[in-house]
RNA sequence: UUCGCCGGACAGGCAAUCGCUCGCUUCGUGCGGGAGGAAAGUCCGGUCUCCAAAGGGCAGCAUGCCGGCUAACGGCCGGGGGUGGUCGUUCACAAACGGCAGCCACGGAAAGUGCCACAGAAAACAUACCGCCAGUUCUGGAGUAAGAUAACUUACUUUCGGAGUGGUAAGGGUGAAAAGGUGCGGUAAGAGCGCACCGCAGUCGGAGUAAUUCGGCUGGCAGGGCAAACCCCAUGCGGAGCAAGACCAAAUAGGGGAGAAGGGGCGGCCCGUCCCGUUCGACUUCCGGGUAGGUCGCUCGAGCCGUUCAGUAAUGGUCGGCCAAGAUGAAUGAUUGCCGCCGCGCCUCGGCGUGGAGACAGAAACCGGCUUAUCGUUCGGCGAACAAC
Repeated sequence: UUCGCCGGACAGGCAAUCGCUCGCUUCGUGCGGGAGGAAAGUCCGGUCUCCAAAGGGCAGCAUGCCGGCUAACGGCCGGGGGUGGUCGUUCACAAACGGCAGCCACGGAAAGUGCCACAGAAAACAUACCGCCAGUUCUGGAGUAAGAUAACUUACUUUCGGAGUGGUAAGGGUGAAAAGGUGCGGUAAGAGCGCACCGCAGUCGGAGUAAUUCGGCUGGCAGGGCAAACCCCAUGCGGAGCAAGACCAAAUAGGGGAGAAGGGGCGGCCCGUCCCGUUCGACUUCCGGGUAGGUCGCUCGAGCCGUUCAGUAAUGGUCGGCCAAGAUGAAUGAUUGCCGCCGCGCCUCGGCGUGGAGACAGAAACCGGCUUAUCGUUCGGCGAACAAC
C1' cells in the first nucleotide's frame, strides 16, 4: 500500500417550486409539524385494556457457571471455567506458563431408563485378535553326549517350529471415544505392583460476596461418552390482544310500558268516497338493546439532547434545555439548483473540467431487547500478501 474478517458510528446538507396529511388560526389557500436504524421478522420481555381467578397441586412450556444492572427479560455488563487458533518465554519435539483476538446450550451421568453407526477381541457387571511370558506336550527341526556303529536308539539342551494350558494388558491394531498420563524401579513377562511428578476422589486450611482458585494431608484410583435422549433438580409462566376496550348514537325492523276509538289519503274547507283500525288494537307518546356513523383510547414517555457526579462497566442520580407523525382506503411525494461523496483528465497543488453513484427499507397503542437486510464513507482491532528501510 492492497485485500479479508470482526466490532462501533453515520445513513447526506442548504434552498426553491408544485402537491399530500395533521395541528393552530387573526379564516389570509397564513403559520408550524410530518418515517427508521432497522419503522422489518413478530422471536423474547414489559406498560396498558378486557376476561378469568380463594389457596395448593398435576400436566405443559421456557430458562440453567457466578455476581451485578433493569419495570422486566431468554437482554446487557463484569468475573470464573472450558475449548480450538496464533504469538512469545523456558526450549530439539512434546509439554508448561503468559499475551492477543475469538468460540461455548457452561445445573445433574455415584436416582433410574435408554442409545453409542461402521470398524474392532471388547462400546461397559468388562474383555483378549495379534503380540509378550512361563509350564506341558509333539514319530517336529537343530545340536551335544552315551551306546551301537550299517540303518539307528536313549538322554539332555534350545535366541527354532506346531498344539494346548495358564499369566499379562507394556506394545500393535480398530474407533470420535478403549478402564488415568509420563518417567524410574520392579517382574518370567507385565501391571498403581512400588515410588516421584501431573491428573482424580475425600478431607482440612487460606483467598474471594460467589462461581472458583491456592496449599497441606489422606487414598493407588472410584472409574467411558451422550441430558440440543427420556428424565431428575431449581426458578419462572392465567388467557386474549388497540379489530384491546370505553362513550355518543340515527334511519328501518323487532321488544317493553302507558294512553287509545279513531287515524290517514283524495291540492284548502264541507259533503262524499277509499284505506288501516276498535282489547290479538290503527294511531300518539315514553323506555331499552343492537347496527350504520362519530368521539375517545392516541401519542408527555421506563421520553430526547446536553452537563456533571457515582460505578471497571452495564447503569443510576443531579442540573439545564426541548416537545419532535398520529392517519383509518390510511399522508410523509415529485422536480430543480448549489455544496458534499466516488472515478477520470488538466494542473500554478489548490483549484478547474467531465462522468457517475445514492443501498436496505418504510410508522399504525407504546416501550426495552434480540435476530435478519443494508450502496457507500469513516474509526478501532486482528490476519494475509507485496514493497522499502
Molecule: Bacterial RNase P class A
Organism: Bryobacteraceae bacterium